[in-house]
RNA sequence: AGCCGUUCUCGGGGCGGGGUGAAAUUCCCCACCGGCGGUUAUAGUCCGCGAGCGCCCUUGCCGAUGUAAGGGGUCAGCAGAGCCGGUGAAAUUCCGGGACCGACGGUUAAAGUCCGGAUGGAAGAGGAUGGUC
Numbered sequence: 001a002g003c004c005g006u007u008c009u010c011g012g013g014g015c016g017g018g019g020u021g022a023a024a025u026u027c028c029c030c031a032c033c034g035g036c037g038g039u040u041a042u043a044g045u046c047c048g049c050g051a052g053c054g055c056c057c058u059u060g061c062c063g064a065u066g067u068a069a070g071g072g073g074u075c076a077g078c079a080g081a082g083c084c085g086g087u088g089a090a091a092u093u094c095c096g097g098g099a100c101c102g103a104c105g106g107u108u109a110a111a112g113u114c115c116g117g118a119u120g121g122a123a124g125a126g127g128a129u130g131g132u133c
Base pairs, nucleotide, nucleotide: 002132003131004130005129006128007127008126009125010124016030017029018028019027031113032112033102034101035049036048037047038046044100045099052078053077054075055072056071057070058069059068060067061066083097084096085095086094104116105115106114
């Protein structure tokens, strides 16, 4: 150095202008944003991962439909989206062009950008410390 244990810290961005309307940061025109690991070379769109909803399990409540709390994580359903040209040894990652995508609940009107669960959780990143060798 590596590996194993304990522990601590960190760990998501964005509606500005105009239109319609009783009402819209939700609709329409223009605008703006991009988590983590990987990769011959820098990625929202390649290969994987994460939070949320769903699903499954347990317990309580309920006559029942259900409902509340806790747990699971591959079950993977919601769940997504990239092409053309250039350079190069190498790029769906850079440069140019012109595209596309975005959980759930709420709302005087439909939300990637507002409010809420969330002062939460987490992919992971880094440090301290003990052990092993």